The part of an RNA shown here (large-subunit ribosomal RNA, domain II) has 684 nucleotides and comes from an Anaerolineales bacterium. It matches the Rfam family "Bacterial large subunit ribosomal RNA".
Context: one part of a larger RNA
RNA sequence: UCCAGCGAGUUACUCGUGUCUGGCAAGGUUAAGCGUAAGCGGAGCCGUAGCGAAAGCGAGUCUUAAUAGGGCGAAUGAGUCAGGCGCGGUAGACCCGAAGCCGGGCGAUCUAUCCAUGGGCAGGGUGAAGCGAGGGUAAGACCUCGUGGAGGCCCGAACCCACUCGGGGUGAAAGCCGAGGGGAUGACCUGUGGAUCGGAGUGAAAGGCUAAUCAAGCCCGGGGAUAUCUGGUUCUCUCCGAAACAUAUUUAGGUAUGGCCUCAUGUGUUUAGUUAUGGCUGUAGAGCACUGUUUGGACUAGGGGCCCCACCAGGUUACCGAAUCCAGACAAACUCCGAAGACCAUUACUCCAUAGCAUGGGAGUCAGACUGCGGGGGAUAAGCUUCGUAGUCGAGAGGGUAAGAGCCCAGACCAUCAGCUAAGGCCCCUAAAUACUGGCUAAGUGGAAAAGGAUGUUCGAGUGUCGAGACAACCAGGAGGUUGGCUUAGAAGCAGCCAUUCCUUUAAAGAGUGCGUAACAGCUCACUGGUCAAGUGUUCGUGCGCCGAUAAUUCAACGGGGCUCAAGUCAGUUGCCGAAGCUAUGGAUGCGCAGUUUACUGUGCAUGGUAGGAGAGCAUUCCUUGGCGAUUGAAGCGGCGGCGACAAGCCAGCCGUGGACGCCACGGAAGAGAGAAUGCUGGA
Numbered sequence: 001u002c003c004a005g006c007g008a009g010u011u012a013c014u015c016g017u018g019u020c021u022g023g024c025a026a027g028g029u030u031a032a033g034c035g036u037a038a039g040c041g042g043a044g045c046c047g048u049a050g051c052g053a054a055a056g057c058g059a060g061u062c063u064u065a066a067u068a069g070g071g072c073g074a075a076u077g078a079g080u081c082a083g084g085c086g087c088g089g090u091a092g093a094c095c096c097g098a099a100g101c102c103g104g105g106c107g108a109u110c111u112a113u114c115c116a117u118g119g120g121c122a123g124g125g126u127g128a129a130g131c132g133a134g135g136g137u138a139a140g141a142c143c144u145c146g147u148g149g150a151g152g153c154c155c156g157a158a159c160c161c162a163c164u165c166g167g168g169g170u171g172a173a174a175g176c177c178g179a180g181g182g183g184a185u186g187a188c189c190u191g192u193g194g195a196u197c198g199g200a201g202u203g204a205a206a207g208g209c210u211a212a213u214c215a216a217g218c219c220c221g222g223g224g225a226u227a228u229c230u231g232g233u234u235c236u237c238u239c240c241g242a243a244a245c246a247u248a249u250u251u252a253g254g255u256a257u258g259g260c261c262u263c264a265u266g267u268g269u270u271u272a273g274u275u276a277u278g279g280c281u282g283u284a285g286a287g288c289a290c291u292g293u294u295u296g297g298a299c300u301a302g303g304g305g306c307c308c309c310a311c312c313a314g315g316u317u318a319c320c321g322a323a324u325c326c327a328g329a330c331a332a333a334c335u336c337c338g339a340a341g342a343c344c345a346u347u348a349c350u351c352c353a354u355a356g357c358a359u360g361g362g363a364g365u366c367a368g369a370c371u372g373c374g375g376g377g378g379a380u381a382a383g384c385u386u387c388g389u390a391g392u393c394g395a396g397a398g399g400g401u402a403a404g405a406g407c408c409c410a411g412a413c414c415a416u417c418a419g420c421u422a423a424g425g426c427c428c429c430u431a432a433a434u435a436c437u438g439g440c441u442a443a444g445u446g447g448a449a450a451a452g453g454a455u456g457u458u459c460g461a462g463u464g465u466c467g468a469g470a471c472a473a474c475c476a477g478g479a480g481g482u483u484g485g486c487u488u489a490g491a492a493g494c495a496g497c498c499a500u501u502c503c504u505u506u507a508a509a510g511a512g513u514g515c516g517u518a519a520c521a522g523c524u525c526a527c528u529g530g531u532c533a534a535g536u537g538u539u540c541g542u543g544c545g546c547c548g549a550u551a552a553u554u555c556a557a558c559g560g561g562g563c564u565c566a567a568g569u570c571a572g573u574u575g576c577c578g579a580a581g582c583u584a585u586g587g588a589u590g591c592g593c594a595g596u597u598u599a600c601u602g603u604g605c606a607u608g609g610u611a612g613g614a615g616a617g618c619a620u621u622c623c624u625u626g627g628c629g630a631u632u633g634a635a636g637c638g639g640c641g642g643c644g645a646c647a648a649g650c651c652a653g654c655c656g657u658g659g660a661c662g663c664c665a666c667g668g669a670a671g672a673g674a675g676a677a678u679g680c681u682g683g684a
Base pairs, nucleotide, nucleotide: 001684002683003682004681005680006679011091012090013089015088016087017086018085019084020083021082022081023080024079027046028045029044033040034039050057051056060072061071062070063069094232095231097229101222102221103220104219105218106217112196113195114194115193116192117191118190119189120188121186123155124154125153126151130147131146132145133144134143135142159183160182161181163180164179165178166177167176198214200210201209202208235617236616237615238614239613240612245258246257247256248255249254259365260364261362262361263360264359265358266357267356270355272350273349274348276346277345278344279343281341285337286335287334291331292330293329295327296326297325298324302320303319304317305316306315307314368393369392370391371390372389373388374387375386376385377384398409399408400407413587414586415585416584418583419582420581424577425576426575427561428560429559433574435573436572437571438570439569440568446563452547453546456544457543459541460540461539462538463537464536465535473531474530475529476528477527479504480503481502484498485497486496510525514523515522588607589606590605591604592603593602594601595600596599618673620670621669622668623667625665626664627663628662629661636657637656638655639654640653641651642650643649
């Protein structure tokens, strides 16, 4: 990992409640017990009357002084017993799963400490005290030599330990192996016997050890402890179909009540959409009349500076400046204003249905997600967060978007080798136009991006100039007073300053546009003539393009090929393709209506679906009654074939195997359906 078998809403209760069926009915019914049974048993319970705390009274009663008022009742009557089913309660209560808590026992053959009694420590080294001899002294002390053999002494095997490195690490081993290392006469090591234990022992103390188990051993029991947690929960079809919200919560991944779903009964259009009419409102926008904020100007009380001043006063000011006035702005917590809508009511029409509403049975939901629009938070960040509103997903398949929960189109009852369309497409991959008309784009723009930049190019509008000859180019001129005055070493058009920058000659020529010189010179421009010959400047708008443009291994920012009067783009036109949409034909089921009549016919509508509600069936084992099959071969198993055009499934068909039971019908009862639970047992 696979296969087979086993494996989860059960059972009890005179319990509660609802519904269905049946009995009896103003009544219904027994429990324990007795009895073979029929039955006996009326104790009790529910109902037939309520009100009051109660005594109590009673169609009334309580409150009260009350015959008042008010509260709860009556007048308006259906219950009860049994059985089935749904749900609840009490029980282990759908199944498996803790860590733990408590009780009683079993353990010190491992290990910790202790007691008793035994055993063990190769060899080598060092050489304490004491003692002896000699020296020495008054005697000593002391010195030397020898003897001696002390020590948690030294080196080092056995033995004990476990510091380092390597190996091993599904090991040879649930702690080992190798090479080194430490202790090795001691607080040493060790045999045997004995003692101490579970909140207890023992501990040179690490929460260590107490039999591979220790912040409380192991075994059995309380015990199916408890688990707002995780996992699992077994056949089919039909109808409807949610929620991820509000409030509360030692509450936030739980629960309760409401909301939303379903079923039954009742009501019978009350619902929904639109029209019209009437209400309600302070948003969008706008505005500045209030509250605040705010720019410029005018005017000005007051203040500052300067002048003047003995004081009082006065003058002046490119200073500041309240208030006021003019013009211009801003606001969720501003409003002199103010929509569209929303909401409420009435009305008519549409719609006649699985609508709405009421009462009751059963739920699930309380983690939501994205997209558009209106806001808050954030940075007018987030696949961010939090509200409102609509949609989709959730619980929704199909087509499009290359691919894709939440985008666009569209809601899958079944069948068909039929047709029409939606979004989106029609050169090839790839179904359908290499369709048509007229433009634009040259950037592969299309097929990613901004401020900003640019004689790219299209179209339009305005304004100059131009056959009295423009624009560009070329030829020629561009002068004189004068080197204007000042300044300066110099300043001559061209360092700088000044000036009504003037006058003259002219076709025209600045007291000079730029380069240049130390200053001049020189080149050039404005301006003018000529040649040429028809447009040439400038401003604004507009369509499509260009640059700006760097991300990590080639292309890799059209899905690809590839595309340029397009296969890009704008405007227009006609076709076609394209889905489970719509249509066509046949069929099934549900609901409504009608007719027949109790399951049919006709007709209309409907039939995606998670949690969940409701309904109808299939299969398995056993039982009752009835009917059948079987050694001329039952069940089971294998193969083939067939039926059910709804499934679970079925076959009274055949062949083989097998060798003794099995099937059908109406009912009844359940150990009643397996793929998942790191499920359990067995096998491969």
RNAcentral holds the full RNA, with entries from ENA. NCBI's taxonomy places the organism under Bacteria, Bacillati, Chloroflexota, Anaerolineae, Anaerolineales.